[in-house]
RNA sequence: UGAGCCGGCUGGGUGGCCGCGGCCAGGCGUCGGCGCUGCCGGCGACAUGGUCGAGGAAAGUCGGGACUCCACAGGGCAGGGUGCUGGCUAACGGCCAGUCGAGGUGACUCGCAGGACAGUGCCACAGAAAACAGACCGCCGAUGGGCAGGCGACCCGGACACCCGGGGCGCCGGCCACAGGUCAGGGUGAAACGGUGCGGUAAGAGCGCACCAGCGCCCGGGGUGACCCGGGCGGCUCGGCAAACCCCACCCGGAGCAAGGUCAAAUCGUGGGAGGAGCGGCCCGCUCGUUCUCCCCAGGUAGACCGCUCAGAUGGAUGGCCACCCACCCGGCCCGGCUACGGGCCGGGGGACAGAAUCCCGCUUACAGGCCGGCUCACCGU
RNA sequence: GGGGCUGUAGCUCAGUUGGCAGAGCGCUGCCUUUGCAAGGCAGAUGUCGUCGGUUCGAUUCCGAUCAGCUCCA
Numbered sequence: 001u002g003a004g005c006c007g008g009c010u011g012g013g014u015g016g017c018c019g020c021g022g023c024c025a026g027g028c029g030u031c032g033g034c035g036c037u038g039c040c041g042g043c044g045a046c047a048u049g050g051u052c053g054a055g056g057a058a059a060g061u062c063g064g065g066a067c068u069c070c071a072c073a074g075g076g077c078a079g080g081g082u083g084c085u086g087g088c089u090a091a092c093g094g095c096c097a098g099u100c101g102a103g104g105u106g107a108c109u110c111g112c113a114g115g116a117c118a119g120u121g122c123c124a125c126a127g128a129a130a131a132c133a134g135a136c137c138g139c140c141g142a143u144g145g146g147c148a149g150g151c152g153a154c155c156c157g158g159a160c161a162c163c164c165g166g167g168g169c170g171c172c173g174g175c176c177a178c179a180g181g182u183c184a185g186g187g188u189g190a191a192a193c194g195g196u197g198c199g200g201u202a203a204g205a206g207c208g209c210a211c212c213a214g215c216g217c218c219c220g221g222g223g224u225g226a227c228c229c230g231g232g233c234g235g236c237u238c239g240g241c242a243a244a245c246c247c248c249a250c251c252c253g254g255a256g257c258a259a260g261g262u263c264a265a266a267u268c269g270u271g272g273g274a275g276g277a278g279c280g281g282c283c284c285g286c287u288c289g290u291u292c293u294c295c296c297c298a299g300g301u302a303g304a305c306c307g308c309u310c311a312g313a314u315g316g317a318u319g320g321c322c323a324c325c326c327a328c329c330c331g332g333c334c335c336g337g338c339u340a341c342g343g344g345c346c347g348g349g350g351g352a353c354a355g356a357a358u359c360c361c362g363c364u365u366a367c368a369g370g371c372c373g374g375c376u377c378a379c380c381g382u
Numbered sequence: 383g384g385g386g387c388u389g390u391a392g393c394u395c396a397g398u399u400g401g402c403a404g405a406g407c408g409c410u411g412c413c414u415u416u417g418c419a420a421g422g423c424a425g426a427u428g429u430c431g432u433c434g435g436u437u438c439g440a441u442u443c444c445g446a447u448c449a450g451c452u453c454c455a
Stems, first nucleotide, its partner, number of pairs: 001378010012325007020053006027046001028044007055353001059364002062362005067256004079252005084098005099113001100111004114247002119245002121241003136186002138182003143179002145176003149172004154167005194212006213237002215234008260306004271296004276292005326351001328349009383454007392407004401438001409425005431447005
């Protein structure tokens, strides 16, 4: 100098004018009360002054919690969620630190990262074969079997010097591929029952050995732990998928501020009480029932208030205009420079994502730019 | 403000132990008809809303995101 990685902060500034919402003070108006030339309290399409007034995400509503109501003896089933280790937290699927795996030359980043000998299921196409292994092609055929042949001695018969025919026995190599042996090889596939080499064999194979990879067990050391380092033993070689069902461990009662609570018209209904009147139980009295009037209680609709907060609305305020400056972009001119580019002046454009509604802790997503700190790689210079 | 659901061809919708994605209507061409409709035959049509992940492989499983519908006073 160039290319990158990580973390943190910021999210235009100043002034003027107009406007909006909350609170406070004192006015004005109005209403009510009282101990009434006044005082106190409530209200406001009034009006003055002061003061406060969006975000890092206020968003998505994804995960938790506070709070409220409902349900509830305790525990389990079902259902859902989480899933390496240690710690933090009120809690969480969050955060911090680490382990392991993957990616990157590196700084660093990413990971729902338990279990596939508990069981079930799936692995399309291709391929001989897709999962406790065997079938097929291929190789061999040592051993057993069959076929034809050669040699050797023996036996029988014919002929009698040696020759010919037949029989079984032993040996030799050949053929068959029947029993059998074998998985080294077989174009594929995401994945093929360890890899390379030597030995071995009839042919082969961890069948044996050396090295490498993996797995399991044991020992020693380090670490709280996940795990790591070193050594030894066992030929043990066992596919993948659990963001498939499932198993294991832990957690979870449900609903959500339109939750819920307080006050409480009119009408209707209900309960209680009083009194009078009317009617009914054949008449009268008592008593009962019913209708009307009045009073009280309860429930609770409209409505209001609380929940609702030092921003705090409840049809929902937090805004608009102008001037200058600061970033940024475009065009023109001038200067420096080999170029890239840098600086100055003028003119024009132009402020990212986005806006609280009970609150809090996180996560995720969107975002023009600017500032600071740490680190890596490449090249050059000293 | 707070719950729930959906997104597949031009339209309405199917699509499960994950393996070449389908139906009806519509569209195009041909036949039929003097011509049209109806009918018959043949055919085309998909980033499975978008992005990322798990997997050999995703419409399907997981996460994020976008759009739409619906309920609660």